[in-house]
Molecule: transfer RNA
Organism: Patescibacteria group bacterium
RNA sequence: GGGGGCGUAGCUUAGCGGUUUAAAGCGCCUGCCUGUCACGCAGGAGAUCGAGGGUUCAAAUCCCUUCGUCCCCG
Numbered sequence: 001g002g003g004g005g006c007g008u009a010g011c012u013u014a015g016c017g018g019u020u021u022a023a024a025g026c027g028c029c030u031g032c033c034u035g036u037c038a039c040g041c042a043g044g045a046g047a048u049c050g051a052g053g054g055u056u057c058a059a060a061u062c063c064c065u066u067c068g069u070c071c072c073c074g
Stems, first nucleotide, its partner, number of pairs: 001073007010026004018057001028044005050066005
């Protein structure tokens, strides 16, 4: 230099054009339970989907550029 994969809450993932909100597990916060902690139960906060632009009535999802990371080729 060329090609490809991945990038979604603190972490791990699901979702691959529309039906109502971006869903789940772990973690976090509050309450209940308990002599206390843990477990368990109930509730809650937290991501506008790496960034920018485009296509579309509608984009996390398609296209382009770009950043990070990993792999392959030279």